[in-house]
RNA sequence: AGCGGUGUAGCUCAAGAGUAGAGCACGCGAUUGAUAAUCGCGCGACGCAGGUGCGAUUCCUGCCGCCGCUA
Numbered sequence: 001a002g003c004g005g006u007g008u009a010g011c012u013c014a015a016g017a018g019u020a021g022a023g024c025a026c027g028c029g030a031u032u033g034a035u036a037a038u039c040g041c042g043c044g045a046c047g048c049a050g051g052u053g054c055g056a057u058u059c060c061u062g063c064c065g066c067c068g069c070u071a
Base pairs, nucleotide, nucleotide: 001070002069003068004067005066006065007064010024011023012022013021018054026042027041028040029039030038047063048062049061050060051059
């Protein structure tokens, strides 16, 4: 320098145009003599900027970060 993959919650991952979800973690409550476990509730995210479209996390373009391949 070129090519490919990837970027979503504190962490690990889903969803792939029409309300963004799960597990763990965290907070509150229930339970217990107390703790753990368990159960209920809550908090919290689409890398950035454009484009298309009624509508974009999703499609397209550029940039940025990370991983890999080639030179």
RNAcentral holds the sequence, with entries from ENA and MGnify. The RNA shown here (transfer RNA) has 71 nucleotides and comes from a Pyrinomonadaceae bacterium. It matches the Rfam family "tRNA". It is annotated as a transfer RNA. The coordinates come from a structure-prediction model, not an experiment, and the mean pLDDT is 84.